[in-house]
Predicted 3D model of an 86-nucleotide RNA (c-di-GMP-I riboswitch aptamer) from Sulfuritalea hydrogenivorans sk43H. Taxonomically the source falls in Sulfuritalea hydrogenivorans (Bacteria, Pseudomonadota, Nitrosomonadales, Sulfuritalea). The coordinates come from a structure-prediction model, not an experiment, and the mean pLDDT is 85.

């Protein structure tokens, strides 16, 4: 430098599940755990997903819509880095 990550290294995250706790749920957080990950580091900005609490409709029930809540380990963007490599 760095759009290219084959090999080692050094150190890093942690799916399933179990568990403890927030939440209405999605899920988030702690610890146990590891299926995987070169950004599985930050970011909802674009699509894309979940979920339906208030509200809406509906008859007051069933159902229905509904993001202002989630998902960055679903994908581009943007920021910022470790090793290795030139």
């Nucleotide at each position: 430098c760095g759009u290219a990550g084959a090999a080692a290294a050094a150190g890093g995250c942690a799916a399933a599940c179990c568990u403890g706790u927030c939440g209405a749920a999605a899920g988030g957080c702690g610890g146990g755990g590891a299926c995987g990950c070169a950004a599985a580091g930050c970011u909802u900005c674009c699509g894309g997903g979940c979920u339906a609490a208030a509200g809406c409709c509906g008859a007051u029930c069933a159902g229905g819509c509904a993001a202002a809540g989630c998902c960055a380990g679903c994908g581009g963007g943007g920021c910022c880095g470790c090793c290795a490599g030139a």